[in-house]
RNA sequence: UAAAGUGAAAAGCAAAAUAAACGAAAGUUUAUGACGCAAAGCCACAGGUCUAAAAGUUCCAAAAGAACUUAUGAUGGCUGGGUUGCCUUC
Numbered sequence: 001u002a003a004a005g006u007g008a009a010a011a012g013c014a015a016a017a018u019a020a021a022c023g024a025a026a027g028u029u030u031a032u033g034a035c036g037c038a039a040a041g042c043c044a045c046a047g048g049u050c051u052a053a054a055a056g057u058u059c060c061a062a063a064a065g066a067a068c069u070u071a072u073g074a075u076g077g078c079u080g081g082g083u084u085g086c087c088u089u090c
Stems, first nucleotide, its partner, number of pairs: 003089003012037002017032006035077001041083003045080003048075003054070006
């Protein structure tokens, strides 16, 4: 420097659930927790998925209300891509 992750060791992350806070929601953060993870570090660039406050359209004489559409909101622990890196083996 390149490749690989069977076992071991060091270090690390932390699902569900519960509590509190934030948010319209999806969800996020913190604490407890320990399902798992060799990038479960980082980046929403592409696809997927979730949400629909606001906006738009429709119904309605109108208002109220309802339905539908849209990400500008999320998800990196859904996949691809980019980028950085620990340990071990070769």